[in-house]
RNA sequence: UGCUCAUCCAGAGGGGUGGAGGGACCGGCCCUGCGAAGCCCCGGCAACCAUUCCGAUUGCGCUCGUUACGUGGCGAGGCCGAUCGGAACAGGUGCCAAUUCCGGCCUGUGACCAGGGUGGUCGCAGGCGAAGAUGAGGG
Numbered sequence: 001u002g003c004u005c006a007u008c009c010a011g012a013g014g015g016g017u018g019g020a021g022g023g024a025c026c027g028g029c030c031c032u033g034c035g036a037a038g039c040c041c042c043g044g045c046a047a048c049c050a051u052u053c054c055g056a057u058u059g060c061g062c063u064c065g066u067u068a069c070g071u072g073g074c075g076a077g078g079c080c081g082a083u084c085g086g087a088a089c090a091g092g093u094g095c096c097a098a099u100u101c102c103g104g105c106c107u108g109u110g111a112c113c114a115g116g117g118u119g120g121u122c123g124c125a126g127g128c129g130a131a132g133a134u135g136a137g138g139g
Stems, first nucleotide, its partner, number of pairs: 003137006013042005021031003025104004043096003047093003051088009062077006100131001105127009
């Protein structure tokens, strides 16, 4: 860098430096000299992975008992694995204004504007997808 999968209405900021932008993109709407981005320090959060523990379900093989006696059935126990739920931790990433800030596509629908017809603007509800971000995996 591109591919696949999962998640995105939860959570969590101070100081220094810096000096005008930032919120990916487009439109909107916000944040910002009561100091933006970037960089440094400290702190915090807990989504994913890792680790540990608990519970539920389930699978395979194992052990024992029993029944049957053909390769099986039933019960108990233990180990391991899988899935789901919960808790802890903060190791690997990540994150710490606003739901990914809202919308972007489709369907239905309301108001207004224009109009010979096809329209336009602003909303509302539902749904998928796109785009983006993060993680995990593999190339």
Model confidence (mean pLDDT): 76 of 100. This is a predicted structure of a 139-nucleotide RNA (SAM riboswitch aptamer (S box leader)) from Acrocarpospora phusangensis. Its Rfam family is "SAM riboswitch aptamer (S box leader)". From the family's description: The SAM riboswitch is found upstream of a number of genes which code for proteins involved in methionine or cysteine biosynthesis in Gram-positive bacteria. Its family is annotated with regulation of gene expression in the Gene Ontology. The sequence was found by an Rfam model in a public genome assembly.